A computed fold for a 72-nucleotide RNA from a Bacillota bacterium, annotated as transfer RNA.
[in-house]
């Protein structure tokens, strides 16, 4: 250079067009004589960036970027 694959809350991941979501994590509370577990409520996302098709995009499409794999 070419060609596929990923990219979604701190981490790891779901969601395949129709209100972003679970698990650990952090925060409060409650339990306890005290931590730790368990239990209950809550915080956190311009969906990598830009366009574009659509009434309606995490989801289809096109360019770039960043990891990754494979041919030269």
């Nucleotide at each position: 250079g070419c060609c596929g694959g990923u990219g979604u809350g701190g981490c790891u991941c779901a969601a395949u067009g129709g209100c972003a979501g679970a698990g650990c994590a952090c925060u409060u509370c409650a339990u306890u004589c005290g931590u730790a577990a368990c239990g209950a409520a809550g915080c956190g996302g311009u969906u990598g960036c830009g366009g574009g098709u659509u009434c309606g995009a995490u989801u289809c499409c096109c360019g770039c970027c960043a990891c990754c794999g494979g041919c030269u």